[in-house]
RNA sequence: AGAGUUCGAUCCUGGCUGAGGAUGAACACUGGCAGCAUGCUUAACACAUGCAAGUUGGACGGGAAGUGGUGUUUCUAGUGGCGAACGAGUGAGUAAUGUGUAAGAACCUACCCUUGGGAGGGGAACAACAACUAGAAAUGGUUGCAAAUACCCCAUAGGCUAAGGAGCAAACGGAGGAAUUCACCCGAGGAGGGGCUCGCAUCUGAUUAGCUAGUUGGUGAGGCAAUAGCUUACCAAGGCGAUGAUCAGUAGCUGGUCCAAGAGGAUGAUCAGCCACACUGGGAUUGAGACAUUGCCCAGACUCUUACGGGAUGUAGCAGUGGGAAAUUUUCCACAAUGGGAGAAAGCCUGACGGAGCAAUGCCACAUGGAGGUAGAAGGCCCAAGGGUCAUGAACUUCUUUUCUUGGAGAAGAAGCAAUGACAGUAUCUGAGGAAUAAGCAUCGGCUAACUCUGUGCCAGCAGCCAUGGUAAGAUAGAGGAUGCAAGCGUUAUUUGGAAUGAUUGGGCAUAAAGCAUCUGUAGGUGGCUUUUCAAGUCCGCCAUCAAAUCCCAGGACUCAACCUUAGAUAGGUGGUGGAAACUACCAAGCUGGAGUAUGGUAGGGGCAGAGGGAAUUUUUGGUGGAGCAGUUAAAUGCGUAGAGAUCAGAAAGAACACCAAUGGUGAAAGCACUUUGCUGGGCUGACAAUGACAAUGAGAGAUAAAAGCUAGGGGAAUAAAUGGAAUUAGAUACCCUAGUAGUCCUAGCUGUAAAUGAUGGAUACUAGGCACUGUGCGUAUCGACUCGUGCAGUGCUGUAGCUAAUGCAUUAAGUAUCCUGCCUGGGGAGUACGUUUGCAAGAAUGAAACUCAAAGGAAUUGAUGUGGGCCCACAAAAGUGGUGGAGAAUGUGGUUUAAUUCAAUGCAAAGCAAAGAACAUUACCAGGGCUUGACAUGCCAUGAAUCCUCUUGUAAGAGAGGGGUGCCCUCGGGAACGCAGACACAAGUGGUGCAUGGCUAUCAUCAGCUUGUUCCAUAAGGUGUUGGGUUAAGUCCCACAAUGAGCACAACCCUCGUGUUUAGCUUCCACCAUUGAGUUUGGAACCCUGAACAAACUGCCGGUGAUAAGCCAGAGGAAGGUGAGGAUGAUGUCAAGUCAUCAUGCCCCUUAUGCCUUGGGUGACACAUGUGCUACAAUGGAUGGGACAAAGGGUUGGGAUCCCACGAGGGUGAGCUAACUCCAAAAAUCCAUCCUAAAUUUGGAUUGUAGGCUACAACUCGCCUACAUGAAGCCAGAAUCGCCAGUAAUCACCGGUCAGCCGUAUGGCGGUCAAUUCCUUCUCGAGCCUUGUACACACCGCCCGUCACACUAUGGGAGCUGGCCAUGCCCGAAGUUGUUACUUUAACCGCAAGGAGGGGGAUGUCGAAGGCAGGGCUAGUGACUGGAGUGAAGUCGUAACAUGGUAGCCAUAUUGGAAGGUGCGGCUG
Repeated sequence: AGAGUUCGAUCCUGGCUGAGGAUGAACACUGGCAGCAUGCUUAACACAUGCAAGUUGGACGGGAAGUGGUGUUUCUAGUGGCGAACGAGUGAGUAAUGUGUAAGAACCUACCCUUGGGAGGGGAACAACAACUAGAAAUGGUUGCAAAUACCCCAUAGGCUAAGGAGCAAACGGAGGAAUUCACCCGAGGAGGGGCUCGCAUCUGAUUAGCUAGUUGGUGAGGCAAUAGCUUACCAAGGCGAUGAUCAGUAGCUGGUCCAAGAGGAUGAUCAGCCACACUGGGAUUGAGACAUUGCCCAGACUCUUACGGGAUGUAGCAGUGGGAAAUUUUCCACAAUGGGAGAAAGCCUGACGGAGCAAUGCCACAUGGAGGUAGAAGGCCCAAGGGUCAUGAACUUCUUUUCUUGGAGAAGAAGCAAUGACAGUAUCUGAGGAAUAAGCAUCGGCUAACUCUGUGCCAGCAGCCAUGGUAAGAUAGAGGAUGCAAGCGUUAUUUGGAAUGAUUGGGCAUAAAGCAUCUGUAGGUGGCUUUUCAAGUCCGCCAUCAAAUCCCAGGACUCAACCUUAGAUAGGUGGUGGAAACUACCAAGCUGGAGUAUGGUAGGGGCAGAGGGAAUUUUUGGUGGAGCAGUUAAAUGCGUAGAGAUCAGAAAGAACACCAAUGGUGAAAGCACUUUGCUGGGCUGACAAUGACAAUGAGAGAUAAAAGCUAGGGGAAUAAAUGGAAUUAGAUACCCUAGUAGUCCUAGCUGUAAAUGAUGGAUACUAGGCACUGUGCGUAUCGACUCGUGCAGUGCUGUAGCUAAUGCAUUAAGUAUCCUGCCUGGGGAGUACGUUUGCAAGAAUGAAACUCAAAGGAAUUGAUGUGGGCCCACAAAAGUGGUGGAGAAUGUGGUUUAAUUCAAUGCAAAGCAAAGAACAUUACCAGGGCUUGACAUGCCAUGAAUCCUCUUGUAAGAGAGGGGUGCCCUCGGGAACGCAGACACAAGUGGUGCAUGGCUAUCAUCAGCUUGUUCCAUAAGGUGUUGGGUUAAGUCCCACAAUGAGCACAACCCUCGUGUUUAGCUUCCACCAUUGAGUUUGGAACCCUGAACAAACUGCCGGUGAUAAGCCAGAGGAAGGUGAGGAUGAUGUCAAGUCAUCAUGCCCCUUAUGCCUUGGGUGACACAUGUGCUACAAUGGAUGGGACAAAGGGUUGGGAUCCCACGAGGGUGAGCUAACUCCAAAAAUCCAUCCUAAAUUUGGAUUGUAGGCUACAACUCGCCUACAUGAAGCCAGAAUCGCCAGUAAUCACCGGUCAGCCGUAUGGCGGUCAAUUCCUUCUCGAGCCUUGUACACACCGCCCGUCACACUAUGGGAGCUGGCCAUGCCCGAAGUUGUUACUUUAACCGCAAGGAGGGGGAUGUCGAAGGCAGGGCUAGUGACUGGAGUGAAGUCGUAACAUGGUAGCCAUAUUGGAAGGUGCGGCUG
């Protein structure tokens, strides 16, 4: 510090998710040890038991123990004193009666310290105790005795005061032989503690906006330690609030703690400070201090107890129990230390504290051994079978002993002479023993360090995100190995960081989320130039404070560290104080530049009201006229002989204002257009006066605001939601047509929204230009209008810097800055629900959550695509020609059948295909019979040479028996080939996967494309080149050009054909010379022909055209002319195209079988469907007879002449031929002659019968051929569809391969005869280039919307129902304070007495908790039924959107329809 994830790829926006740290944690697995810390975060739930606050006999009377006695001593219920208000716990409540920080004045303070003074004189009781007595108990009652440092009175002192006065203390106590000391009372001061007041700071919500009657203030009175509405009477009507009152929710606050670079975010366990609480609520008493709780009273709930009459209790003290929970310890030791209480002290008390125990809960430290050790051991795993790895790791040798076991010694902590140690026989030291006692957890697809095998087969599972798993999973499970951390490790939860993802530091708003529809203006924040004052902000210095601990830094000390400890310190906050005066604010005085005012001029659809006008439309009256009109892609509904439409003349009505007109004007925006009149707002410009910052923005607030819509009243020509009808259509609630109502218009109101847009808030200043327009001023010019230059204001285009993710913006900023304001924070849910405001309504404004997804989105790129555009090509269409589709049979396929009908190929690009030939074999299939190291290969061992012959059995394979033969090489051991037997490694597989593969092939397509180096452009994907203008069959060539070169395709080079030359003439040829029946022979090589080698064609030449180019057109010459014709040749890629059955091959499967042999069968089945060819339907023909002319092939297991036989297929014979020699071999169509004559025929030949021939081991399933006989359908073929442009189509025969034979009408070649048409590119299919749109990228066979049906989930409404909280009103009114009261009672004092003062009790009034009643507010749960929403692999209906998405889309509004949607009106271009 960054990373993954949207896309085919890119940049951006933007969310989601990792990596780091932390924890009072929990859980899984595992676990050696020491130190230091920490340990109910949940139920402030309920608690058994024990302990946690006592002490004082030196305050007091008494009692008891003990002693032989006195004295002394000890213990102590009770009275008294002090303490119990501390300590310890918890965080319920509390959003301020709190806390933090900084101040203040009207206060109190026991014990402690300092200091001044005092302690004189009297008195009366109550406990204990005794007696009697109530009660179960708790607890009492009456009478009597009787002490004090308990209680009371008087005196005196300072102090108070309104100056008159009122009122107020104490213990001649305790100890001691005494000095003296400890106590007591009053006053002053201090320290520490506490009470009160105030400034500032202190969570969320406005879907909480108004709150408040003791409320705010004053006066009198009361009250308190003290101020105060603290309380009360009267008076006034205030007080708080948008700087958020009130209400609601949540919460103890802080020092600090965790994270973070910091700003900041989160948090408030342990330690420390403050506060609050003590079962819930209320109350006072005592006291220095409490409204106290291990005190009291009352009420309530619970628990316990009871003799039913009553009583008792409160662990949020330490342990502990139950419960709750994912979850948190011992009913331990000791007062030795530190501290606290009382005491003169000893001593006592202390669950505070000090320790131990439990828990890996955390932090920190140590160990589980060190060194050597290759036979690289066994074993595991992998493997290319060689080896590699675990791995020097182990074993083995040697060393050490931290830990461990055991023996001995043994602390500090203890202070002040001694004594005193829970921890503890602990820490530590020192012997002995022996490697001995001690390693796991998670991960290994990317992020993220670490890889293989096996199992599984979209299953099981995994998962933080992306994602993984459908038979070769580095992602699941196991194993081996590796990586990380380590007594721990991983997961979960929470928090922070990363997140600049709420942005002060430090973000944005044209198109990604985001500028209010526009303006006016209040509060607020902001504000021109100059000079003063002041010192609030600001800056500097000093002082005080922000407790300690913590953090930081430097040391010290436990062996180190954690931990502990000493000293120090920064920054910052608050307050005080002294200074500075630039800037902001304040005060004062000025200025004119901002702003407004007055004045001259000027442009304008600016606004409101009135008057007038013509064109058009419709209706209506009359005339003319006579058959259609209207409408559409085409029609129909509609109008018309009752006279339409057309035309002429007259009348009426309403709405809108052609041309001018523009990128133009004006207004804040919405908006505004015939002419004219009146009233009126604002702008611009000129000159020049006065004012003197008067300004800009603007939360709330107010005004205006298209269209649609609403209310009331008018109006109604045209148009037109709804609606009727006619079409279209599968349907058509639409598009199109014909009608047509609200509405559109006017008046008065309401509504308050639009894609109300420049998708761009307002203001000010600055920052290159160029061009154009509008208004106006100046100069120039002119008679004038123009013109030219220039200033101000406005409106546009283009463009530099700059900015931007890019597109783009660019003086009219989206640039550079300042001020103010509104808004945004992932997509959906949703602008929805609830609540509130508003409206007549429709609605508008404000505006969530649950749940769900990992994306949604912007700009640009490359493709693909469009019922977008442009250009161009092709037997693509068109023009021709011949077919297919109909018939018969052939053949292939589907389907069906079958024991099997083996398998593959399935749009073009499967289907006379693989198969260049299924009777057996082939053969892979089926049935039967056999074999099991096998039909075949290699290795081992034994044996025999091998080949051969015969017999039995069997359909055959096979099984069994007999005979014969002994060869070749040799170093004599043996070896080679072959046969046979055996055991094991293995063979074998046309078994699976072409979606694991190689190779080969088809296809787009013989289409013209596909790429690359370097340069340049762009953030990048990419672009450029390869585009443009021409041209070509062609990315072929030329020119231009930020490109310049190159490669693969194209073309050419190759083969065949076409012409000529040269050469060679064997088997070819024969002009010349001879010769024959015959080129038969001699001879010859000119010609034909054959083989070889050359030549020839290149737009080379001329003309035209084109750009002086490339090229095109026409011509000459030439055998051939513009690639001469044909072939071979197939770029980058596409289709998971085809093939595991040609071959090769990974993996899987079978191994007495899925292998091998054999016989027979099947691949040839047959209702049917279909593809490809054949023969035909006839006269351009058929039949018979006769006569001509080819090319290219093949042949010795062969082709076979000749002759003879047969009607023939064929049979017999066998010359020459290993081929330019011989044979196949006859070419056929054609030509000549004759017959047939329009018909199912002398057409057509299927089918069937009989008789034959050939091949073969074999012709039944299932061959071909011949002869005779038989003589089917078919008379040119529906929709549709195929081939072909020249020696082509059509037609006619010939040959080959495979092959014993052949189902061949197939297929590959060969020649003969030999046409028609092509205007052209509109349309169909296909392809190419450029451009444009895109929501597609599996790429239009794409994407995608809504209803309905089903399942699940959360949620709104809902008659209501059930809780909780809060306040209000009334009733009741405990305890208690306080007031009143002779009803009652009374030791101290006064009084001779009566009596009084004072006190207690009772009664009663105010207040008053709980409780009751009533109507409210808020909130939670639940609810028949119901609304929409979300999610779901393949449901139904349509096809709304994305391309002009097939009617452009979208926004607002109204209406309508199963649904998406449609339509009307206005608006926008996205």
Molecule: small-subunit ribosomal RNA
Organism: Trichopus zeylanicus subsp. travancoricus